[in-house]
RNA sequence: AGCGGCAAACGGGUGCGUAACACGUGAACAACCUGCCUCAAAGUUUGGGAUAGCCUGCCGGAAGGUGGAUUAAUACCGGAUGUGGUUCCUCAUGGCAUCUUGAGGACACUAAAGCUUGAAAUGGCGCUUUGAGAGGGGUUCGCGGCCUAUCAGCUUGUUGGUGAGGUAACGGCUCACCAAGGCAGAGACGGGUAACUGGUCUGAGAGGAUGAUCAGUCACACUGGAACUGAGACACGGUCCAGACACCUACGGGUGGCAGCAGUUUCGAAUCAUUCACAAUGGGCGAAAGCCUGAUGGUGCAACGCCGCGUGGAGGACGAAGGCCUUCGGGUUGUAAACUCCUGUCACCAAGGAACAACAAGCAGUGAUGAGCUGCCCUGAGUUAACUUGGAGAGGAAGCAGUGGCUAACUCCGUGCCAGCAGCCGCGGUAAGACGAACCGUCCAAACGUUAUUCGGUAUCACUGGGCUUAAAGCGUGCGUAGGCGGCCAGGUAGGUGAGAUGUGAAAGCCCACGGCUCAACCGUGGAAUUGCGUUUCAAACCCUCUGGCUUGAGGGAGACAGGGGUGUUGGGAACUUAUGGUGGAGCGGUGAAAUGCGUUGAUAUCAUAGGGAACACCGGUGGCGAAGGCGCAACACUGGGUCUUUUCUGACGCUGAGGCACGAAAGCUAGGGUAGCGAACGGGAUUAGAUACCCCGGUAGUCCUAGCCGUAAACGAUGAGCACUGGGUUGAGGGGACUUCCACAUCCUCUCGGCCGUAGCGAAAGCGUUAAGUGCUCCGCCUGGGGAGUAUGGUCGCAAGGCUGAAACUCAAAGGAAUUGACGGGGGCUCACACAAGCGGUGGAGGAUGUGGCUUAAUUCGAGGAUACGCGAAGAACCUUAUCCUAGAUUUGACAUGCUUGAGAGUCUCUAUGAAAGUAGAGAGUGCCCUUCGGGGAGCUUUUGCACAGGUGCUGCAUGGCUGUCGUCAGCUCGUGUCAUGAGAUGUCGGGUUAAGUCCCUUAACGAGCGAAACCCUUAUCUCUAGUUGCUAGCGGGUCAAGCCGAGGACUCUAGAGAGACUGCCGGUGUCAAACCGGAGGAAGGUGGGGAUGACGUCAAGUCCUCAUGGCCUCUAUGUCUAGGGCUGCACACGUCCUACAAUGGUACGGACAAAGGGAAGCCAAGCCGCGAGGUGGAGCAAAUCCCAAAAACCGUGCCCCAGUUCAGAUUGCAGGCUGCAACUCGCCUGCAUGAAGCCGGAAUCGCUAGUAAUCGUGGGUCAGCAUACCACGCUGAAUGUGUUCCUGAGCAUUGUACACACCGCCCGUCAAGCCACGAAAGUUGGGAGGGCCCGAAGUCGCUGAGCGAACAGUUUACUGGCGCAGGCGCCGAAGGUCAGCUC
Repeated sequence: AGCGGCAAACGGGUGCGUAACACGUGAACAACCUGCCUCAAAGUUUGGGAUAGCCUGCCGGAAGGUGGAUUAAUACCGGAUGUGGUUCCUCAUGGCAUCUUGAGGACACUAAAGCUUGAAAUGGCGCUUUGAGAGGGGUUCGCGGCCUAUCAGCUUGUUGGUGAGGUAACGGCUCACCAAGGCAGAGACGGGUAACUGGUCUGAGAGGAUGAUCAGUCACACUGGAACUGAGACACGGUCCAGACACCUACGGGUGGCAGCAGUUUCGAAUCAUUCACAAUGGGCGAAAGCCUGAUGGUGCAACGCCGCGUGGAGGACGAAGGCCUUCGGGUUGUAAACUCCUGUCACCAAGGAACAACAAGCAGUGAUGAGCUGCCCUGAGUUAACUUGGAGAGGAAGCAGUGGCUAACUCCGUGCCAGCAGCCGCGGUAAGACGAACCGUCCAAACGUUAUUCGGUAUCACUGGGCUUAAAGCGUGCGUAGGCGGCCAGGUAGGUGAGAUGUGAAAGCCCACGGCUCAACCGUGGAAUUGCGUUUCAAACCCUCUGGCUUGAGGGAGACAGGGGUGUUGGGAACUUAUGGUGGAGCGGUGAAAUGCGUUGAUAUCAUAGGGAACACCGGUGGCGAAGGCGCAACACUGGGUCUUUUCUGACGCUGAGGCACGAAAGCUAGGGUAGCGAACGGGAUUAGAUACCCCGGUAGUCCUAGCCGUAAACGAUGAGCACUGGGUUGAGGGGACUUCCACAUCCUCUCGGCCGUAGCGAAAGCGUUAAGUGCUCCGCCUGGGGAGUAUGGUCGCAAGGCUGAAACUCAAAGGAAUUGACGGGGGCUCACACAAGCGGUGGAGGAUGUGGCUUAAUUCGAGGAUACGCGAAGAACCUUAUCCUAGAUUUGACAUGCUUGAGAGUCUCUAUGAAAGUAGAGAGUGCCCUUCGGGGAGCUUUUGCACAGGUGCUGCAUGGCUGUCGUCAGCUCGUGUCAUGAGAUGUCGGGUUAAGUCCCUUAACGAGCGAAACCCUUAUCUCUAGUUGCUAGCGGGUCAAGCCGAGGACUCUAGAGAGACUGCCGGUGUCAAACCGGAGGAAGGUGGGGAUGACGUCAAGUCCUCAUGGCCUCUAUGUCUAGGGCUGCACACGUCCUACAAUGGUACGGACAAAGGGAAGCCAAGCCGCGAGGUGGAGCAAAUCCCAAAAACCGUGCCCCAGUUCAGAUUGCAGGCUGCAACUCGCCUGCAUGAAGCCGGAAUCGCUAGUAAUCGUGGGUCAGCAUACCACGCUGAAUGUGUUCCUGAGCAUUGUACACACCGCCCGUCAAGCCACGAAAGUUGGGAGGGCCCGAAGUCGCUGAGCGAACAGUUUACUGGCGCAGGCGCCGAAGGUCAGCUC
């Protein structure tokens, strides 16, 4: 090596399949099997023929195959024996039908193997038959655990029976025959997904999710099929066949199966060593030594998890340095560091060093030389990371996330809706605690964050434990099947229920106690728990069930009653319309106004007659009836339901109701009729930007009837049905009763139906409230964010229209309800305002002035922009102003401030050159004050050097202060306390009156108060007192041409101080015995006398960084400063605000009269003189009730002009002058003469004004050298109209609607190029999955055959036959494959 035995079916891996008796749990097998192990009984007899190996041929590349000769066994075969066993029969016994057990009997059938020890005996290991046990397995049943009905019907070995076969065993497990069953709404069948459990995570629990590691079971082993061997497999590392894949090949043919341990490759965001050992534990074989064991025990790698430990401890401040911040003082990092004194864990070095070891075998002892027991000996993978000792030295050892809120922890810088952050809300557009960075601080810590996932929070699927009037949600309504639930009394049973006992609920895990590793994690021992299921005993209230009864629920009977309940038939009048006839004669009709339309062929109107269809006035009513839809003239017929009374009968007959069935407005559909009126579509006329509308004239379907569909509505009470309970008031309808002699809604009681108001309670509120949305019970339906969408798809119904059922992708962070405060409304109410109306005068047309836009320009500096910018900043641009706006030239610590510093010099003044000037360069004169030691020093000033800094009319008014405009001098805006409301909020502040007014009064859950209104203040109007100069002048006196000119006076005017006066105080009326209003008296003034100042909370990110102030940014030899010239004045044009006009209420000339308020010294300037004049000259007076400006003008009187582009108007232009100023060209004002434009009262539109106002007339002032048609003031003359609130505009109050809150200049809808995303459909096209029919049919079992082949046995006898078997053949079944038609994704 081989023959033989046993094992290889254990152990190890994985989760494909499986929705199933696969799993879990509890039962059953009288329907079963079981090698090795244990116990018991009995045996172990006698023969035979082969075959591997070995040897030797042949074939093949190999794998392997095929011969010959020979040999053994505990391999194989025949015979004997039969304790037993199997089969059958009888009796007894027990039981659960087939049966169990015991006894007896019978023809038959049925075993075996030896090896070893030893001299032997004996012992050991085997072998055979049988029984029992233990452990293991097989089968059956009850119950339990996924989604889907857009899967509703499934099934032919299907369901059962008889018989047979098969299996270890029951069974349609298989077959023949018979019957037609079986399953299913408590979900069959189909589809999808999935191994199940102990457990795990979470949760208060109930639950929800899950099934890694460990354990039990199942299933699988490349994919599919099959059997063989065996006690056990239809077998992970066995066999056969088919397929896919891979490998070898000589092309003939072979080989393979890591979901064993390591390892490789591929995929992927991602998952370790091709390690050591059988020393321990365990398994297999063996008598044993021992062999095998990627089971297992160890080690390695990975912060993957859990636990423990360290990275030092104590001291250390005038608080170092550095960093960061800063209000520049400081603060903070921070006792932190340094420094001083210590300690020595872990790691490191050195030395030592266990436990895990108990065995077996061997030896010795005991025993009997046996078994057994005792001792000795032997055995270590982990190079030990246990532990111990020594050494050295703070040495080697800290990160991560976050810092807007949730949520612990903040500042600075950078960035500037960029870059970026983000779990949600949300940050970022120049001062970001949110981005990035720094510093500080916070949390956790060898980890910290992120992502994914599960549970929780979430009562957001609600069993515990939700809802449905309006937020999502009650089927349109009824009848009724299954189901669910169900009145009173008595009795029985014990299914539910309750209590006890008992079996089971594996171990591990969780929990508790104790113990072992230094602690812990971890581990051990014990307990508890395992809420479940089975068996059993007891109880009998309740539920179920059975029996018997009851009447109150329900129903029936009798007697009354109300009603637009339904169906059919018949009749009626009014209106309308048509036809015919009569009268009549021009319009009718219609509208906001019209037109289309009708009408002289006679309309409308009116009368008569006839026809037709539809609808039924008044009664008529939050009145009636009906399940709902719905029902309205009258009569009749048929018919459904209801109410009351009676308490006569039955005796729980009840309620709800998934599916199902029926009814079901309008519109619509089919067929046939009918058609007066009305009237979608359609035609025409209007309206309008248009008008496919609203209005008008017509008009078809339809509306009506019959028969049949449809099956929906805001089918609403947006409120399912039934029963019971829980304060009231009032009213309507239908009955009955009491009282009353009778009657009466006169009163009371009662039953039913319909309303209103309200208590408790409920409700988010609004509200509901015995007709509940209250309190309970029963049953059904429905909801689970908005959109997509009631859409797509599938199914189903329908003639169609369409109905019912009914998603997802995708997308948003909301959608929604009720109420609150505002704002808004082409909502309504009340009230007010020069808001309109009534008036007067303007603007818009002309010329001019001025501002703005635009254009232009080197520049035309900047700001203001509806009202609330535009004669505005600017109360006055030739230079200056003025702004670098433009051109050009200069300058740089600067034109200006402060401080330090270098040098020089008093200061200052004069001159020269150049230049446009600024400036630059230079020359000269001159030498101060204080102290002095006579050397010099000091103060101040000038200049110079350098440094800090100055400077900026540069930006941001959306970083700001201040100031201002506007709503608006409108009457509002708030607060405290109280009360109401969950709250936002309300009340007060509303209501009735009244007012200019939230002014006042009354009422009042409000009472008070504040800011506003009013008042106080100024001015003006009257009077008084005081005071009289510069004002005044009556009387007296003087005096002048005249004049308060003078004396004088205070009377008057006036001045300017103080007072008075006016308060609805008085009267009458109205009114709530009020507030107040109306009228009146008195009064200078009357109802806030007139005017002014005075402007609530707030709005417009209103205006202003160019008045001023100021944060930040920018600039700094320029964006600062200085200078010259120019520009701001530019001109086709447009707009705003004004001036002057267009004329006779005027113009012009002459003459005459009357103000107020102001200003004046670098000023006002008189008289006089000159000039036509502007002006010049002159110089008096005046710092002003003194003088001057200064003449007021309109007005009055007279003359002329005579309606015209004029004697209007004055632009423009020419000439000549004047004034200011350094300067008048760009670019001033004025004068004279001359010139003499447009314009003859202004389109649409629009402004101001209510009384000393509008209008008109002039005067003054500020600014200012000069320049005023502007602005601010002043007075003279001096009206008209209205006494209303319809409309326009604006405002106030309460109310109403709202989808608005940036608040109607809001919000918001539809369409739309191109691109992209998602889903549906689509001619078609591609792939996957699960099945079916038919064909073919491997291996293999089984059956039949088996003329070929074969050692054992038998017969006869040496060669055959028989028996038995094998190969081969045929057949049934049968995987893969092929094909066909569908399904599904």

About this RNA: The RNA shown here (small-subunit ribosomal RNA) has 1385 nucleotides and comes from an uncultured organism. Model confidence (mean pLDDT): 83 of 100. RNAcentral holds the sequence, with entries from ENA and SILVA. Its Rfam family is "Bacterial small subunit ribosomal RNA".